RNA sequence: AGGCCUGUGAUGAAAUGGUAUCAUGGCGGUCUCCAAAACCGCUCUUCCAGGUUCGAAUCCUGGCAGGCCUG
Numbered sequence: 001a002g003g004c005c006u007g008u009g010a011u012g013a014a015a016u017g018g019u020a021u022c023a024u025g026g027c028g029g030u031c032u033c034c035a036a037a038a039c040c041g042c043u044c045u046u047c048c049a050g051g052u053u054c055g056a057a058u059c060c061u062g063g064c065a066g067g068c069c070u071g
Stems, first nucleotide, its partner, number of pairs: 001070007010024004018054001025043006047063005
C1' cells in the first nucleotide's frame, strides 16, 4: 500500500426492514438464626457521521477502532 472480516448494556450472545431479546452481572425484595442457593421485581445496550425508506441494529456511502491475509 491492497484485500477480507468484525464492531449491540459491565460481560457473553440473539434479533426476516416493523415494541432491541436472552443469560451472567448490579440493585431491591421474599425465604433463612445468618449467609449461600432458589424465586420475584427493577436497572443497564445497537462504534461515529451522512443517505435510502412510512419505518434502519439490519440496506448504501464515508470515517474510526480491532483482527486476519498478501506484498